RNA sequence: AUUAAUUUUUGCCAACCUUGGUGCGAACCAAGCACGGAAAGUUACAGGUCUUGUAAAGUUUAUUUAGCAAGAUGGCUGAAUUGCAUUU
Repeated sequence: AUUAAUUUUUGCCAACCUUGGUGCGAACCAAGCACGGAAAGUUACAGGUCUUGUAAAGUUUAUUUAGCAAGAUGGCUGAAUUGCAUUU
């Protein structure tokens, strides 16, 4: 220096919820909080899930579904990439 495993110490992030704001919506942002995390850092590449629109069915309404398009989710899984400390 690199790779793999590990997580003693010091640290790091922050679920749910509350308040305010953005968005048709899924959801996102800021503050508080602390469920958890060894990448719970970054990336929507592949898959999954969710939202909106379209089409069809049904039709009193509610709704349901294959596909297509556009989005959301990295704390859903995989993959890529970057990085810290201890021990072996």